[in-house]
Context: one part of a larger RNA
RNA sequence: GAGCGAACGCUGGCGGCAUGCUUAACACAUGCAAGUCGCACGGGCGGUUUUCGGAUCGUCAGUGGCGGACGGGUGAGUAACGCGUAGGAACAUGUCCAGGGGUGGGGGAUAACGCUGGGAAACUGGCGCUAAUACCGCAUGUGAGCUGAGGCUCAAAGCCGCGAGGCGCCUUUGGAGUGGCCUGCGUCCGAUUAGCUUGUUGGUGGGGUAAUGGCUUACCAAGGCGUCGAUCGGUAGCUGGUCUGAGAGGACGACCAGCCACACUGGGACUGAGACACGGCCCAGACUCCUACGGGAGGCAGCAGUGGGGAAUAUUGGACAAUGGGCGCAAGCCUGAUCCAGCAAUGCCGCGUGGGUGAAGAAGGUCUUCGGAUCGUAAAGCCCUUUCGACGGGGACGAUGAUGACGGUACCCGUAGAAGAAGCCCCGGCUAACUUCGUGCCAGCAGCCGCGGUAAUACGAAGGGGGCUAGCGUUGCUC
Numbered sequence: 001g002a003g004c005g006a007a008c009g010c011u012g013g014c015g016g017c018a019u020g021c022u023u024a025a026c027a028c029a030u031g032c033a034a035g036u037c038g039c040a041c042g043g044g045c046g047g048u049u050u051u052c053g054g055a056u057c058g059u060c061a062g063u064g065g066c067g068g069a070c071g072g073g074u075g076a077g078u079a080a081c082g083c084g085u086a087g088g089a090a091c092a093u094g095u096c097c098a099g100g101g102g103u104g105g106g107g108g109a110u111a112a113c114g115c116u117g118g119g120a121a122a123c124u125g126g127c128g129c130u131a132a133u134a135c136c137g138c139a140u141g142u143g144a145g146c147u148g149a150g151g152c153u154c155a156a157a158g159c160c161g162c163g164a165g166g167c168g169c170c171u172u173u174g175g176a177g178u179g180g181c182c183u184g185c186g187u188c189c190g191a192u193u194a195g196c197u198u199g200u201u202g203g204u205g206g207g208g209u210a211a212u213g214g215c216u217u218a219c220c221a222a223g224g225c226g227u228c229g230a231u232c233g234g235u236a237g238c239u240g241g242u243c244u245g246a247g248a249g250g251a252c253g254a255c256c257a258g259c260c261a262c263a264c265u266g267g268g269a270c271u272g273a274g275a276c277a278c279g280g281c282c283c284a285g286a287c288u289c290c291u292a293c294g295g296g297a298g299g300c301a302g303c304a305g306u307g308g309g310g311a312a313u314a315u316u317g318g319a320c321a322a323u324g325g326g327c328g329c330a331a332g333c334c335u336g337a338u339c340c341a342g343c344a345a346u347g348c349c350g351c352g353u354g355g356g357u358g359a360a361g362a363a364g365g366u367c368u369u370c371g372g373a374u375c376g377u378a379a380a381g382c383c384c385u386u387u388c389g390a391c392g393g394g395g396a397c398g399a400u401g402a403u404g405a406c407g408g409u410a411c412c413c414g415u416a417g418a419a420g421a422a423g424c425c426c427c428g429g430c431u432a433a434c435u436u437c438g439u440g441c442c443a444g445c446a447g448c449c450g451c452g453g454u455a456a457u458a459c460g461a462a463g464g465g466g467g468c469u470a471g472c473g474u475u476g477c478u479c
Stems, first nucleotide, its partner, number of pairs: 001479004006475005013351006019344002021309001026307003030304003035066003040063002043060007073262003082187007091179003096175008104138001106136002113128006143154004158167003188234003195225003200222008237259004241252004264285005287298004315341001317340003323337001324335004354384004364375004388420001390415005398406001423468005428449003434463005444451002
C1' cells in the first nucleotide's frame, strides 16, 4: 500500500446492489419447513336429488400408488481414491425417450366399519363383515434368465370416456442422464515418531454383492509396507476459486458453484429403483418433558425465534405472482426451496448537504512587533436553482389470454421553500499541516525514533492549518 463475513470509538442525509453466529456440531419454548391422488378401492358424516333401487357433490380417516434418498442446513469427523485431474472394467438405474411383444382365466384374505375388552395416556387385544391398480396360484412365452444343451424357470391391472380414444400395467432391446467400483499422478506439519502389519500379502475352494475385490470364511504359502519417510502424533472438509504480488510465490477456502461427510451420541438393519435414511424404524447411552408410578414422549447443523458462549452477526414478516420441485388426466393442493419485504454504514457504487454575486475586508474569535495580520467572499445582504427528502396527483415492466407477494413500489407530473442533511483523524521527524495559553519527568503522549524536570510546534485547551469524507480513526488477521 492492498484486502476483510470483521469488531470497537466518535459521527451519521438518501438510494441501488451485495453480505450478515468466524465463538458452544452448546441446550432448545412456540409456530411453520412434505405432501398429494376420489380418473386405484371400500366405507363414515353432511348437502342436493329420487321412480326409494340409487345418482351426485363436499369432507374425513383408512387400504393402495407416487413422493418423503430431491430441495434446505452444517463442517463435527476425515490426511482418505475424500477431493482434483487423467484413465479403466466387472455393474445398477424409478420416472423420461425410441423400438418389439403381451394385458387370458381364477382364488383366499385384510384395514376401514360393526360388536366387545384393556390402559391415566401413548396405544392396544378379541370376534364378525367388505373392496381394490393390495396379495397369491394357473395359463401363454415375442422374449429374458439359468443350463449338465436334454431342458428348467419367469409376467401382467385396471381406470376414465357415449365413442373415437386417453391414462395406465407386464416383459424385453437400445438410449439419455444419474449412480456404484478400480487405477496412475497431485494433495499440511513433526524423525525430540524408525520400524509397522496376521485377514496381514498372495493363492485355491465355499459364501456374499448390482458388480470387481480378503468383502467374508476354511485351507495352503510367507509374504506386504518403509529414510523416495512406512507407522505414530498433531492439524485440516477438498476443489472451481478468493486476497495479495510486476511475476514467481505466499496466505486463505465467508458468499456463489461442484464433490464429500454428518443429522442428540454410538450401533443396526427394514422398506425401496435409490437410504443404512435431518423433520422413518429398532437397540443402547446422556439429557429434557408427561405420568394415575404400571408406563410413555422428544431431537432446529431446515425458516424464524429463545437461553448460553462471545469483541461480534438480523424478523417468532409477506406471497406462491414469477422460477423450480412433489402429487394429480386436470382443476388444483403442498412448497420457510424460491421470490420479496424488515433490521444493520457490514461492504461496494452513486447522489446530496446548494449555485452566483457580495469589501464597509462588518461584528466576533485568535495572534500581535499594537502598525496590523488572520479566520475571509467566509458571513450578512442581493439574485437564482430544487437534486435527494416532504406533500398532492397519476402509476408500471416483471404476465404471450387469466393470475402481482413485491406495491400505490419504481417511474412520471405538480406544489412550497435554501429550506430537513458533516463529521472524523492528524499537524516533532518518518509524513501533508504552527502559533498562543495551561501544565512542570506531574498530568499525560507514543507505530519507531522518542516527548514532558518553567518560554513543550510531541501532554491538555484554543485559534489556525493538513488529510479523508457519510464516513473517519483504532484494533485484529493476510499478502